This is a predicted structure of a 94-nucleotide RNA (SAM riboswitch aptamer (S box leader)) from Nesterenkonia alba DSM 19423.
The coordinates come from a structure-prediction model, not an experiment, and the mean pLDDT is 78.
The model forms 96% of the base pairs in the Rfam consensus.

């Protein structure tokens, strides 16, 4: 790269650099942007997917509880919306 499974209207931002186009793609809308967006880098921080712990449980079952390490993810706008054999993180197989 493939295939399979779940999830995607909850929930968390500040400082720096940076400079022009961004909100993955297409196609129609809408916002965002020189009162610095995107991005990148620190820090904080939110969740609970996975793996280990600890707690509840009679129990080394099932199940629950972000409590606590670890791995990822996410931190305007419902994945900005509508449409798409579209995408994104997780997990699993190889």
């Nucleotide at each position: 790269g493939u295939c399979c499974c779940a999830u995607c209207c909850a929930g968390a931002g500040c400082g720096g650099c940076u400079g022009a186009g961004a909100g993955a793609u297409c196609u129609g809308g809408c916002u965002c942007g020189a009162c610095g967006a995107c991005g990148c880098c620190g820090c904080a921080g939110c969740a609970a997917c996975c793996c280990g712990g600890a707690g509840u449980g009679a129990a080394c079952a099932a199940a629950c509880u972000g409590c606590c390490g670890g791995g990822u993810g996410c931190u305007c706008c419902u994945g900005c919306c509508a449409g798409a054999c579209c995408g994104a993180u997780g997990g699993a197989a190889g």